[in-house]
């Protein structure tokens, strides 16, 4: 990195139209990506302290998404 399987949450909303996967308006949801960091860890220092760095499904909602289809974190199997 391919390929198969599993894979969750939110409005089938209002209003327009060319009746749509479009344009606006409110409301909602986190499991693509981003954004933030408590304890701890590691380094540094002039050191019962300060700085700096480092994780997620937490956390914000910026993109995204709110019927089917797609996506889809993560898991599993194969190569």
């Nucleotide at each position: 990195u391919c390929u198969c399987u599993g894979g969750a949450g939110a409005c089938g909303c209002c209003c327009g139209u060319a009746u749509a996967c479009c344009g606006g308006g409110g409301g909602c949801c986190g499991a693509a990506g981003g954004u933030g960091c408590a304890a701890c860890a590691u380094a540094c220092g002039g050191a019962u302290c300060g700085u700096a760095u480092g994780a997620a499904u937490c956390u914000c909602u910026c993109a995204g998404g709110c019927a089917a289809c797609a996506g889809g974190a993560c898991a599993g199997a194969g190569a």
A computed fold for a 79-nucleotide RNA from a pig gut metagenome, annotated as Glycine riboswitch aptamer.
Model confidence (mean pLDDT): 76 of 100.
The sequence is in RNAcentral, with records from MGnify.